[in-house]
RNA sequence: AACUUAUCAAGAGUGGUGGAGGGACUGGCCCGAAGAAACCCAGCAACCAAUAUAUUUUAUAAAUAUAUGUGGUGCUAAAUCCUGCAGUGUAAAGACUGAUAGAUAAGGU
Numbered sequence: 001a002a003c004u005u006a007u008c009a010a011g012a013g014u015g016g017u018g019g020a021g022g023g024a025c026u027g028g029c030c031c032g033a034a035g036a037a038a039c040c041c042a043g044c045a046a047c048c049a050a051u052a053u054a055u056u057u058u059a060u061a062a063a064u065a066u067a068u069g070u071g072g073u074g075c076u077a078a079a080u081c082c083u084g085c086a087g088u089g090u091a092a093a094g095a096c097u098g099a100u101a102g103a104u105a106a107g108g109u
Stems, first nucleotide, its partner, number of pairs: 001109001003107006013041001015040003021031003025084001027082002042076003047072003050068008080101001085098004
């Protein structure tokens, strides 16, 4: 870097450093000197691993469920902020469905 699988309407800061941008991209709409990005601390969650308990089986092990939050990631405005393509529906909208795109985890290449 591309591919495969799963998830994406819940949750989390009145902290420190910093000093103007940020919300992937498009069009919108927002956040920001009452302090953006980034870093540190703190927190959230439970994807992978680990540990504990229970159950099952083809039983030195494996699978499933629950718990812990120890290790590896991730995340901490707004539904992935809405949107884009196709369709349902409508006088027109609002609304709804599925893709695409994106993000994260795990896996093998």

This is a predicted structure of a 109-nucleotide RNA (SAM riboswitch aptamer (S box leader)) from Clostridium saccharobutylicum DSM 13864.
The sequence is in RNAcentral, with records from Rfam and Ribocentre.
Taxonomically the source falls in Clostridium saccharobutylicum (Bacteria, Bacillota, Clostridia, Clostridiaceae).